[in-house]
RNA sequence: CGAACCAACCAGACAGUCGCUGGCCCGUAUGGGCUGGAGGAAAGUCCGGGCUCCACAGGGCAGGGUGCCAGGUAACGCCUGGGGGCCGUUCUGGUGACGGAACGGCUACGGAAAGUGCCGCAGAGAACAUACCGCCGAUGGCCUUCGGGCACAGGUAAGGGUGAAAAGGUGCGGUAAGAGCGCACCGCGCGGCUGGCAACAGUCGUGGCAGGGUAAACCCCACCCGGAGCAAGACCAAAUAGGGUUCCAAUGGCGCGGCCCGCGCUGGAACCGGGUAGGUCGCUAGAGGCCUGCGGCGACGCAGGUCCCAGAUGAAUGACUGUCCACGACAGAACCCGGCUUAUCGGUUGGUUCACCUU
RNA sequence: GCCCCGGUAGCUCAGCUGGAUAGAGCGAGUGCCUCCUAAGCGCUAGGUCGGACGUUCAAGUCGUCUCCGGGGCACCA
Numbered sequence: 001c002g003a004a005c006c007a008a009c010c011a012g013a014c015a016g017u018c019g020c021u022g023g024c025c026c027g028u029a030u031g032g033g034c035u036g037g038a039g040g041a042a043a044g045u046c047c048g049g050g051c052u053c054c055a056c057a058g059g060g061c062a063g064g065g066u067g068c069c070a071g072g073u074a075a076c077g078c079c080u081g082g083g084g085g086c087c088g089u090u091c092u093g094g095u096g097a098c099g100g101a102a103c104g105g106c107u108a109c110g111g112a113a114a115g116u117g118c119c120g121c122a123g124a125g126a127a128c129a130u131a132c133c134g135c136c137g138a139u140g141g142c143c144u145u146c147g148g149g150c151a152c153a154g155g156u157a158a159g160g161g162u163g164a165a166a167a168g169g170u171g172c173g174g175u176a177a178g179a180g181c182g183c184a185c186c187g188c189g190c191g192g193c194u195g196g197c198a199a200c201a202g203u204c205g206u207g208g209c210a211g212g213g214u215a216a217a218c219c220c221c222a223c224c225c226g227g228a229g230c231a232a233g234a235c236c237a238a239a240u241a242g243g244g245u246u247c248c249a250a251u252g253g254c255g256c257g258g259c260c261c262g263c264g265c266u267g268g269a270a271c272c273g274g275g276u277a278g279g280u281c282g283c284u285a286g287a288g289g290c291c292u293g294c295g296g297c298g299a300c301g302c303a304g305g306u307c308c309c310a311g312a313u314g315a316a317u318g319a320c321u322g323u324c325c326a327c328g329a330c331a332g333a334a335c336c337c338g339g340c341u342u343a344u345c346g347g348u349u350g351g352u353u354c355a356c357c358u359u
Numbered sequence: 360g361c362c363c364c365g366g367u368a369g370c371u372c373a374g375c376u377g378g379a380u381a382g383a384g385c386g387a388g389u390g391c392c393u394c395c396u397a398a399g400c401g402c403u404a405g406g407u408c409g410g411a412c413g414u415u416c417a418a419g420u421c422g423u424c425u426c427c428g429g430g431g432c433a434c435c436a
Stems, first nucleotide, its partner, number of pairs: 002354009012324007020037007039330001043341002046339005051229004058261004063225005068082005083109001084107010110220002115218002117214003132160002134156003139153002141150003168186006187209001188207008233281004243272006252266004274435003288307008325328001360432007369385004378416001387403005409425005
C1' cells in the first nucleotide's frame, strides 16, 4: 500500500427564515418566550419477558415448543466460551485406505443395537439381504495323446452392471477362485486408565465387526409452556326500547381457552335490535444512557459518579434559501423492554490472514 | 395497533400421513353433428404449484425466511 473476512460505529454537514407538536413560564385572551422532538432497523410480528385482567394461575390428560456441553440473563428458540462434524485456502506425512498443521467460514448437533411406517423407477437382489453378467470348477463325474479338456452339481461378493444407498476400506499374505479366511494399518463397537465440571479427547486392551437411510415421518427420552392481550384494564361523563328470539334451567349456566377435576359467581349466555363513539389515567425514569474502577477468557456482573433523552390520538418531527463535500440508502414511534430475521447509498475505526514494495 | 385465513392452468377449486406423466369443471382453439347457430360428442394447447434457502435419494406436500391478498377486534344497556 492492496485484497478478503470479522467486529463496532456514523447515517450528508453548517447557517438563516417560516411552520408543526409535548412540557414549563408569562399573559384576561389572541398570543409570546425557553426547552425536548424517530430508527438501526421504529419493519416482519418470529421468539422471550415486564405490565393488566381472568382464582395474584391450581391438579391431570391432550396440545405446543426446545434439543452437543458449560455458563450468562428477568427470560428466550438469544448471547458467550468450549466440544464434535462439514467446507475452503496454503503447507505437509503415507505404497494406499486415510491422516496432520495454520488461518477462515458454516453447523435445526438427543435417540435409528425401544417400537411402527416409508424407501417410487431401475436392478438378480432394498432390509429375516441377493447369484443377472462374470470368476473358479480344487472335490465328485466323463474323456485323455497324461500336458490337459468337457459339462453339471457346486463354490464365490474380488470385478462388471442398477441405484441416492448393495453386509466396512487399503496393503500384504492366502486360495481352484475368492472371502476378516489370516496379519498390519485406517474406520467401528465394548471395557479400563488418564485429562476435563461436562460435551469430549488421548491412550491401552479387546471383538473380526454389531450391521443401510429417514425422527424439518409417527414416536421415545429430557426440559419448558395456564389463557388473553393497552381495542389489556381502571375512572368520569353522555345517550337509549333496560326491547325481541334461542338455549339452559341449579347433577345447570358462566369465569374457563380442547376435555376432566377443582375453585369462584349465579339469571346467565349467544344472536337480533337500540344507544354513545367524548374526556382522564394506563403513557413513558426504564431489566435506561454515558464515564470510571473492580471481578470474569468472554457474554455479563458489582460498586461509585453523572444525565433526563418523543409521547401523539386525524395522530407532530417538515418546507424553503445559501455554502461545502465523499452528492446522501433502507425507511416513520403508537404500552414498554431483550433478541432474532428481513431491507439498506456510502463512510470511519479496530483485528486476523494473504500478496507486493522499502528498510 | 392486535389476532386469524389464503396464494396450484385465463377463472373457480381438488391434490389424503412426500414417489416422479400435477388433475377436475368452466373458458380458449379445432374436428364431427346441423341448412346455420346453440346444445351435444371427440381431440388439442395451456402450470417457474407466489418467491428464496434448507431437510430428504426425491418437495405442490416438511421446516425457516420473505412477498402479495382477504377477514375480524371499541364501549353502554

Predicted 3D model of RNase P RNA and transfer RNA as a complex of 436 nucleotides. The coordinates come from a structure-prediction model, not an experiment, and the mean pLDDT is 79. It holds a member of the Rfam family "Bacterial RNase P class A". The family's RNA type in Rfam is ribozyme.